[in-house]
A computed fold for an 89-nucleotide RNA from Roseobacter cerasinus, annotated as Glycine riboswitch aptamer. It matches the Rfam family "Glycine riboswitch aptamer". Rfam 15.1 lists 9,425 matches to the family in 5,228 species. Its family is annotated with glycine biosynthetic process in the Gene Ontology. The prediction has a mean pLDDT of 76.

């Protein structure tokens, strides 16, 4: 100096899912109840697979505890860049 992994931060793009009844000065997207729903924070279960002497690691599958059902923020995850660390060379 190259590859390649992982951390953190910017900025981009990022999906799924709702009705009723009920309170308020008030339409309410606010409260408060009922019932449905959804998976992609986060949590938990399975275990193909790596590895394997033991220990260990593991999904976007599954669960719906959490958490979400205009938008808005959130969002896994995916890119640029910029910083930091692993590793081979």
């Nucleotide at each position: 100096g190259c590859a390649u992994c992982c951390c953190g931060c910017c900025c981009g793009g990022g999906a799924g899912a709702a009705c009723c009844g009920g309170c308020u000065g008030u339409c309410a997207u606010g409260c408060c109840g009922g019932u449905g729903c959804c998976g992609a924070a986060g949590g938990a279960g399975c275990a193909a697979c790596c590895g394997c002497c033991c220990c260990g690691g593991a999904a976007a599958c599954u669960c719906u505890c959490a958490g979400g059902c205009c938008a808005c923020c959130g969002g896994a995850c995916c890119g640029u860049g910029c910083g930091g660390g692993g590793u081979g060379u």